A computed fold for a 534-nucleotide part of an RNA from an uncultured prokaryote, annotated as small-subunit ribosomal RNA, 5' domain. Model confidence (mean pLDDT): 84 of 100.
[in-house]
Context: one part of a larger RNA
RNA sequence: GAUUGAACGCUGGCGGUAUGCUUAACACAUGCAAGUCGAACGGCAGCAAAUACCUGCUUGCAGGUAUGUUGGCGAGUGGCGGACGGGUGAGUAACGCGUAGGAAUCAACCUUUUAGCGGGGGUCAACCUUAGGAAACUGAGGCUAAUACCGCAUAUACUCUACGGAGGAAAGCUGGGGAGCUCGAAAGAGUCCUCGUGCUAGAAGAUGAACCUGCGUUAGAUUAGCUUGUUGGUGGGGUAAAGGCCUACCAAGGCGAUGAUCUAUGGCUGUUCUGAGAGGAAGAUCAGCCACACUGGGACUGAGACACGGCCCAGACUCCUACGGGAGGCAGCAGUAGGGAAUAUUGCACAAUGGGCGAAAGCCUGAUGCAGCAAUGCCGCGUGUGUGAAGAAGGCCUGCGGGUUGUAAAGCACUUUUAGUAGGGAGGAAAAAGCAAUGCCAAAUACCAUUGUCUAUUGACGUUACCUACAGAAGAAGCACCGGCUAACUCUGUGCCAGCAGCCGCGGUAAUACAGAGGGUGCGAGCGUUAAUC
Numbered sequence: 001g002a003u004u005g006a007a008c009g010c011u012g013g014c015g016g017u018a019u020g021c022u023u024a025a026c027a028c029a030u031g032c033a034a035g036u037c038g039a040a041c042g043g044c045a046g047c048a049a050a051u052a053c054c055u056g057c058u059u060g061c062a063g064g065u066a067u068g069u070u071g072g073c074g075a076g077u078g079g080c081g082g083a084c085g086g087g088u089g090a091g092u093a094a095c096g097c098g099u100a101g102g103a104a105u106c107a108a109c110c111u112u113u114u115a116g117c118g119g120g121g122g123u124c125a126a127c128c129u130u131a132g133g134a135a136a137c138u139g140a141g142g143c144u145a146a147u148a149c150c151g152c153a154u155a156u157a158c159u160c161u162a163c164g165g166a167g168g169a170a171a172g173c174u175g176g177g178g179a180g181c182u183c184g185a186a187a188g189a190g191u192c193c194u195c196g197u198g199c200u201a202g203a204a205g206a207u208g209a210a211c212c213u214g215c216g217u218u219a220g221a222u223u224a225g226c227u228u229g230u231u232g233g234u235g236g237g238g239u240a241a242a243g244g245c246c247u248a249c250c251a252a253g254g255c256g257a258u259g260a261u262c263u264a265u266g267g268c269u270g271u272u273c274u275g276a277g278a279g280g281a282a283g284a285u286c287a288g289c290c291a292c293a294c295u296g297g298g299a300c301u302g303a304g305a306c307a308c309g310g311c312c313c314a315g316a317c318u319c320c321u322a323c324g325g326g327a328g329g330c331a332g333c334a335g336u337a338g339g340g341a342a343u344a345u346u347g348c349a350c351a352a353u354g355g356g357c358g359a360a361a362g363c364c365u366g367a368u369g370c371a372g373c374a375a376u377g378c379c380g381c382g383u384g385u386g387u388g389a390a391g392a393a394g395g396c397c398u399g400c401g402g403g404u405u406g407u408a409a410a411g412c413a414c415u416u417u418u419a420g421u422a423g424g425g426a427g428g429a430a431a432a433a434g435c436a437a438u439g440c441c442a443a444a445u446a447c448c449a450u451u452g453u454c455u456a457u458u459g460a461c462g463u464u465a466c467c468u469a470c471a472g473a474a475g476a477a478g479c480a481c482c483g484g485c486u487a488a489c490u491c492u493g494u495g496c497c498a499g500c501a502g503c504c505g506c507g508g509u510a511a512u513a514c515a516g517a518g519g520g521u522g523c524g525a526g527c528g529u530u531a532a533u534c
Stems, first nucleotide, its partner, number of pairs: 001534004006530005013381006019374002021339001027336002030334003035080003040077002043073002047071003050067008087292003096217007105209003110205008118152001120150002127142006158167003172197002175194003180191004218264003225255003230252008267289004271282004294315005317328004345371001347370003353367001354365004384414004394405004418475001420470005428461001434453006478523005483504003489518005499506002
C1' cells in the first nucleotide's frame, strides 16, 4: 500500500447492490418448513345442494327426519412423492476431493420402439360389536371394495441350461357414441365400438447412480518398523456388479527412509486476497463433490436410503404420568437461553422461477421471490450556486504598526438534485379458460391433438421504478493527525509530575512530541484504532 463474513471508539443525510453466529456439531419454549390424487377403492364424519315425508304458518319460507342422489370430502385401503429441495463442517490425510482413464453394473419418472393386457380366487383396513389402558395406544369377533394381494393360461429380440428342456407377466379408469343385445315398469345401467390415459414383458436412448485404476493432495523421525483376512491362490457364498466383500482349505506373503505405522491439524475443489511475476495466504457468500443429522449400532421399505422433520435397540438429557408406562430430537425458517469483541424479523406471498402430486382446475412448497434490521462492504448522489472588502464583529497571535481566521460570514441575486407533500404511472404476465378452423376417428357437431384469434382475468413486492407539480437554502459533516519517518505551527497550562509513544524517542520552568485553544494538513458519510493475510 492492498485486502476482510470483521470488532471497538467518535460521528452519521439519501439511494442502489451484495453480505450478515468465524465462538458452544451447546441446550431448545412456540409456530410453520411434504404433501397430493375421488379420473385406483369401499364409503360419508363435517359443509352445501337436491328429492321425499312431517310440523309451523307470514303459502313459499323456516325447522325436523330420511336418502351418498349431487357438489365435494374427515378418517381409512391404494398409488406417487417424503433419497429432491434446505442446513451444517463434527468426522475424514481417504480413491474423500481434483484430474485423466477403465470395465464387471443398475435404474422410478421421461423419449423411441416390439409384443401383450385372457380367465379366476381368497383376504385385510375403514365400518359394526366388544374388551383393556390415566395416556400413548392395543386385543378379540363379524362384514366389505380396489390399479392392494395370490394362483391359472399365454411367452419374445428375456433368464438359466447338462442344449433335451425349464422358469417367467399384467389392471384397470375418465370422456364420447349410431345400431344391435342383456337387466329394468320407466329413468337409466351394462355389453359393444371408439379417443385418451394407465398396466405387463423386452430392446434402445437420455439422464442419474454404484465400482476400479494412474497421478496430485498439511506438519512431525523428540513416531522406524507395521500387518494375520494380513498378501496371493482354489472351492463355496454374497452383491445390481469386479473384488478377502465373507467363509473353508492351501501357500507365506504384503507395506516401509521415494517415510510405512503412529501422532497432531484439517472437509476437498472451481475460486478469493495479495504480488510485476514466481510465489504466499485463505476455502465466508455463489457453484460442483463428499460427510453428518442428540451420541453409538442396526436393518426394513423402496428404482434409489442403511433415510435431518421414517422404524428398531442401547446411552445421555428434557417432558408427561393415575408410578403400571409413555413422549421428544431446529447442523430447515423465524425465534429463546447460553457462550462471545461480534452477526438480523417468532414478517408478506406463492404474482414470478423451480419442485411434488394431479387428466386438469388446483393443493402444498420458511425452496424461491420480496419486505424488515445493520455505514458490514462496494458504487453513486447530496449537505447548495453566483456575487459580495466596510477586508465587519468576535476569536487567536502580535514587535501594538498590524497579521490571521477570510469571500469565509452577513447582505444581494439564483437554483431545487435529494428528503417532504400531491398527482400520474411502466415492466416483471407468459399462461390456463372461452371461441373458430384443421386434423384424428368405421360415423360423429363428442373426446383428443395442432394452429389461429378475440375478449375478460391473474402482482407478494407496492404509497414500485420512473415522470410531473408545489414550497423553501430550506432537513443533512465529521474523524484523525500536525518532532522525524509523514502532508501540516503558534500561544497558554503543566514542570521526569500528569501524560504520550508504531520506531527513534518526548516531559526535570521558554515542550512545534503531554493537556487545551487558535490556525493548518489529510480523508470524507465516514474517519481512526485493534486483529488478520500478502